[in-house]
RNAcentral holds the sequence, with entries from MGnify. The RNA shown here (Lysine riboswitch aptamer) has 165 nucleotides and comes from a mouse gut metagenome. Its Rfam family is "Lysine riboswitch aptamer". From the family's description: Riboswitches are metabolite binding domains within certain messenger RNAs that serve as precision sensors for their corresponding targets.
RNA sequence: CGAUAGAGGCGCAGUAAAGAUAAGUACCUCUCCAAAGACCGCCGCGGUCGUCUGCAUGGAGCGCGAAAGGCGAUACUGCCGAAGGAGAUUGUUUGGCAAACCGUUUCCUGGUUGCAUAUCAAACAGGUAUGCAAUUGUCAUCAUUCGUAUGAUGGAGUGCUAUCG
Numbered sequence: 001c002g003a004u005a006g007a008g009g010c011g012c013a014g015u016a017a018a019g020a021u022a023a024g025u026a027c028c029u030c031u032c033c034a035a036a037g038a039c040c041g042c043c044g045c046g047g048u049c050g051u052c053u054g055c056a057u058g059g060a061g062c063g064c065g066a067a068a069g070g071c072g073a074u075a076c077u078g079c080c081g082a083a084g085g086a087g088a089u090u091g092u093u094u095g096g097c098a099a100a101c102c103g104u105u106u107c108c109u110g111g112u113u114g115c116a117u118a119u120c121a122a123a124c125a126g127g128u129a130u131g132c133a134a135u136u137g138u139c140a141u142c143a144u145u146c147g148u149a150u151g152a153u154g155g156a157g158u159g160c161u162a163u164c165g
Stems, first nucleotide, its partner, number of pairs: 001165006009080001011079006019071001028063001030061005037049004041097003083109007091101003110136011138155007
C1' cells in the first nucleotide's frame, strides 16, 4: 500500500405502519357586512370570473369537517461513511424563472445525549450549523501498576482491530 473479515451503541438508513401534529385549519352549507375588482406560484403572453343591488372576491358568525408535506411507537430488511449536511452542476417537467425529482462532483461531520444561538419548518415536533458540556468506542504519548487495569493530555472514520499478500 492492497485484499478480506470485524468492532463502537439510546449506532445508521430503507420499507411498512398504530398514532400525535397539521386543525377545529382548508373545503363546503347557511346568515350578515363590505365590495369593484379578483384569480390562474412569479415574469411574459394569454385566459377565467365579476363590476351597483352584487352567487367575482374579502371579512365575521352558526354548522360540518379533511388531506398533503414534516414527525413517528413498533416490526422487518440492508448496513458500520453506516449515513447526514452544505455548495456546484448535467438531465426531466416550463416560453422563461422559481420549485420538485433523478444523477455526478467537491467539502464538512468518529457515534450518541443535553443546553444555548442561528436557520429550514405551521410548529414548543424534527433536521442542520456553530459553541459549550456529558458519555462512549478507538489510537498515540505520559504517569501509576508484577499483571490485569486506571488516570491525564492530544488526535480523527483518509481512523481502529484481526488475517493474508